Context: one part of a larger RNA
RNA sequence: GCCGGCGACUUAUAGGUACUGGCAGGUUAAGGCGGGAAUGCUGGAGCCAGAGCGAAAGCGAGUCUGAAGAGGGCGUUAAGUCAGUAUUUAUAGACCCGAACCCGGGUGAUCUAACCAUGUCCAGGAUGAAGCUGGGGUAAAACCUCGUGGAGGUCCGAACCGACCGAUGUUGAAAAAUCGGCGGAUGAGGUGUGGUUAGGGGUGAAAUGCCAAUCGAACCCGGAGCUAGCUGGUUCUCCCCGAAAUAUGUUGAGGCAUAGCGGUUGUGGUAAUAGCUGUGGGGUAAAGCACUGAUUCGGUGCGGGCUGCGAGAGCGGUACCAAAUCGAGUCAAACUCUGAAUACGCAGUGUAGACACAGCCAGUCAGACGGUGGGGGAUAAGCUUCAUCGUCAAGAGGGAAACAGCCCAGACCACCAGCUAAGGUCCCGAAAUUACCACUAAGUGAUAAAGGAGGUGGGGGUGCUGAGACAACCAGGAGGUUUGCCUAGAAGCAGCAAUCCUUGAAAGAGUGCGUAAUAGCUCACUGGUCAAGCGCUUCUGCGCCGAAAAUGAACGGGGCUAAGUGGUAUACCGAAGCUGUGGACUUAUUUCGAUAAGUGGUAGGGGAGCGUUCCGCGAUAGAGGGAAGCACUAGCGAGAGCAGGUGUGGACGAGGCGGAAGUGAGAAUGUCGGC
Numbered sequence: 001g002c003c004g005g006c007g008a009c010u011u012a013u014a015g016g017u018a019c020u021g022g023c024a025g026g027u028u029a030a031g032g033c034g035g036g037a038a039u040g041c042u043g044g045a046g047c048c049a050g051a052g053c054g055a056a057a058g059c060g061a062g063u064c065u066g067a068a069g070a071g072g073g074c075g076u077u078a079a080g081u082c083a084g085u086a087u088u089u090a091u092a093g094a095c096c097c098g099a100a101c102c103c104g105g106g107u108g109a110u111c112u113a114a115c116c117a118u119g120u121c122c123a124g125g126a127u128g129a130a131g132c133u134g135g136g137g138u139a140a141a142a143c144c145u146c147g148u149g150g151a152g153g154u155c156c157g158a159a160c161c162g163a164c165c166g167a168u169g170u171u172g173a174a175a176a177a178u179c180g181g182c183g184g185a186u187g188a189g190g191u192g193u194g195g196u197u198a199g200g201g202g203u204g205a206a207a208u209g210c211c212a213a214u215c216g217a218a219c220c221c222g223g224a225g226c227u228a229g230c231u232g233g234u235u236c237u238c239c240c241c242g243a244a245a246u247a248u249g250u251u252g253a254g255g256c257a258u259a260g261c262g263g264u265u266g267u268g269g270u271a272a273u274a275g276c277u278g279u280g281g282g283g284u285a286a287a288g289c290a291c292u293g294a295u296u297c298g299g300u301g302c303g304g305g306c307u308g309c310g311a312g313a314g315c316g317g318u319a320c321c322a323a324a325u326c327g328a329g330u331c332a333a334a335c336u337c338u339g340a341a342u343a344c345g346c347a348g349u350g351u352a353g354a355c356a357c358a359g360c361c362a363g364u365c366a367g368a369c370g371g372u373g374g375g376g377g378a379u380a381a382g383c384u385u386c387a388u389c390g391u392c393a394a395g396a397g398g399g400a401a402a403c404a405g406c407c408c409a410g411a412c413c414a415c416c417a418g419c420u421a422a423g424g425u426c427c428c429g430a431a432a433u434u435a436c437c438a439c440u441a442a443g444u445g446a447u448a449a450a451g452g453a454g455g456u457g458g459g460g461g462u463g464c465u466g467a468g469a470c471a472a473c474c475a476g477g478a479g480g481u482u483u484g485c486c487u488a489g490a491a492g493c494a495g496c497a498a499u500c501c502u503u504g505a506a507a508g509a510g511u512g513c514g515u516a517a518u519a520g521c522u523c524a525c526u527g528g529u530c531a532a533g534c535g536c537u538u539c540u541g542c543g544c545c546g547a548a549a550a551u552g553a554a555c556g557g558g559g560c561u562a563a564g565u566g567g568u569a570u571a572c573c574g575a576a577g578c579u580g581u582g583g584a585c586u587u588a589u590u591u592c593g594a595u596a597a598g599u600g601g602u603a604g605g606g607g608a609g610c611g612u613u614c615c616g617c618g619a620u621a622g623a624g625g626g627a628a629g630c631a632c633u634a635g636c637g638a639g640a641g642c643a644g645g646u647g648u649g650g651a652c653g654a655g656g657c658g659g660a661a662g663u664g665a666g667a668a669u670g671u672c673g674g675c
Base pairs, nucleotide, nucleotide: 001675002674003673004672005671006670011092012091013090014089015088016087017086018085019084020083021082022081023080025048026047027046031042032041033040052059053058062074063073064072065071095233096232098230102223103222104221105220106219107218113197114196115195116194117193118192119191120190121189122187124156125155126154127152131148132147134145135144136143160184161183162182164181165180166179167178168177199215201211202210203209208217236609237608238607239606240605241604246259247258248257249256250255260364261363262361263360264359265358266357267356268355275349276348277347278346279345280344286338287336288335292332293331294330296328297327298326299325300324303321304320305318306317307316308315309314367392368391369390370389371388372387373386374385375384376383397408398407399406412583413582414581415580417579418578419577423573424572425571426558427557428556432570434569435568436567437566438565439564445560451545452544455542456541457540458539459538460537461536462535463534464533472529473528474527475526476525478502479501480500483497484496485495508523512521513520584599585598586597587596588595589594610664612661613660614659615658616657617656622652629648630647631646632645633644635642636641
């Protein structure tokens, strides 16, 4: 892991409610009788009902309040009770499994920590303290030195003890090892045996270490089925309806309670609801500047600054600031002279069936994304928080390549029938290589900005143009003059100033290149050749560049110049949508023939059934002429399931009507067994 068995809403008592039954007031409890663990007979104590009101005395179909014959509150005017069944609540382990803990009583120092008693072990080598002898030395010492000697938590290094590094091992050879190096190795050394200290404790050269592979409090048994607002699991079928992820409170926030939303049963009166019509209030969007504020420019300019004159008073100037006011232009969630659409209230109309109340039974309190209007954030987030609508949640089908929340559309069942939606119609792929008018040349289509560009289509404005434009070519482009200044030079062309006049068809005191300065080339400008459009500007369609990411390409692919983009038109395809035909069920109505509407569904509520074991009828029917069980198998039922046949098996045992439950397995890191 698979297969098989087992495996979870029980039982008792006491209430609520519903249904069924008995009686009409209902009913016995303990106990007793009895052969009695009886579906028997007793037993009326008690309980519920039968009258209420008041705090009570009390009164009573009334009573309380009250001064009250008032008013008002609660009553009177509806039958209960005892059992059974179902469901639910409470108390109990209370649907099942699951803690870590806490407490009590015991068992442990054969591991390990420390200590006590008594034993035992430490190859070999090195160093060479004190002391002592000899020699030197001294007045004597001190001191020096050869020897001798053999000290040390001394040195090197086996046994032994340890465990610093690395590798291997990591379902190991091993629940801590092996291999190669490593530290101590006469000491605070190692070790044997016996003993002592015990869990709210011991021991600890101290690491919360160790106390039998267990230690921030050992282990065993018990309290104990501790508790678990937590996780997991919870077993047959069909039919009807069908949520919530919100508000308030909460030592509350992943839990509860009440309300909201669901189911079911009953009652009720009518009108409740979408839409439409009418009518209301509003201060949002927009807009506006009349208020409150903000705000740019201009005019007038209080006041101030600066400044002139004056001894001062004061009188002037001002390209400065600037109140107020005027003109023009703007902004606002906490501005409004205005002011929608929607929404909301009321009334009328109106069509499907809704609505209200009461009893009982729930679940829900993590929501998600999308559109719209806002707040927070960065007008970030598959972000967060509100409002409102939708979908998912609890919704299958078609489309979006794939894709809970997007688009279309709500699946009772069957059909080798039809029509459509979104989306599509070259091939993969069902259906147009459909028609017409345009655009695009970038594979744009099939990602992106500021910005950039004689890409290309369309429109507007404006200028030049047969008195010849634009482009090209030919020719001219001069003189005063090298203007003046400046400068070494400055001659159109370093710079400054000025920028005239003449000739003329035209020609600047010069557009650029160039020179040291000249020179030279060129332009403006003019004529000629040519012959018909040529410039500038603006709006707009489709394109271009801008455009870099890590294994290899990224329209779904092939491939496409349309099979791309915009517009117009007609066909067709396309879903579980709609229709057709047949069938099933539910609800309502019913003339009982039928008709109409409906039948997605999680939590959850309600209804109807199947099957298992045992018991009663029952010593049932049946059964060695073959029961149960098992295997295979052509039948029936909407399903759980139920029959028939054949084989096997070898002794029990259906169906029916009732009753009672250890009553249905795929999941619980379930449990036991097998493989």